Predicted 3D model of a 142-nucleotide RNA (c-di-AMP riboswitch aptamer (ydaO/yuaA leader)) from Paenibacillus sp. NCBI's taxonomy places the organism under Bacteria, Bacillota, Bacilli, Paenibacillaceae, Paenibacillus.
């Protein structure tokens, strides 16, 4: 002097998931989310082919095991695909890279359209960017 590695601050990203009190709790409060839930509106027919939530996360074709064949169907694999997210002061708008990347999980338990009052629930988890520009708007700084 680099490199990797593990910790500890910091700064950034998906995400609602964050600051604050405080007797440090099995607590509270705002701030941000989900959810139930009238009239009017809708739905005009389901009702085990269950059906509904959160979420960007849906939807198609292909293989390939299995099951006695054949269809379907499942799970597993791969290509696509609605959608979604990445720019280091913030936000909108635009364009621009044929750029990189996701395109899951899970939850209720037969049962919920919207949805005023009202009633309830969460405050997690996972990651470490280099692409720059142009307009408005704002915020710091001086």
């Nucleotide at each position: 002097u680099g490199a990797a590695u593990a910790a500890a601050c910091a700064g950034g990203c998906c995400g609602a998931a964050u600051u604050u009190c405080g007797u440090a709790a099995u607590g509270a409060a705002a701030a941000c989310g989900g959810g139930g839930g009238a009239a009017c509106c809708a739905u005009u027919u389901a009702a085990u082919u269950g059906g509904g939530g959160u979420g960007a996360a849906u939807u198609u074709c292909g293989c390939u095991u299995a099951u006695g064949c054949a269809a379907g169907g499942c799970a597993g694999c791969g290509a696509a695909u609605a959608g979604g997210g990445c720019a280091a002061c913030c936000u909108g708008u635009g364009a621009u890279a044929u750029g990189c990347c996701c395109g899951a999980a899970u939850c209720c338990g037969u049962c919920a359209g919207c949805u005023a009052a009202c009633c309830u629930c969460g405050u997690a988890g996972g990651c470490u960017g280099u692409a720059a520009c142009a307009c408005a708007g704002g915020a710091a700084c001086c």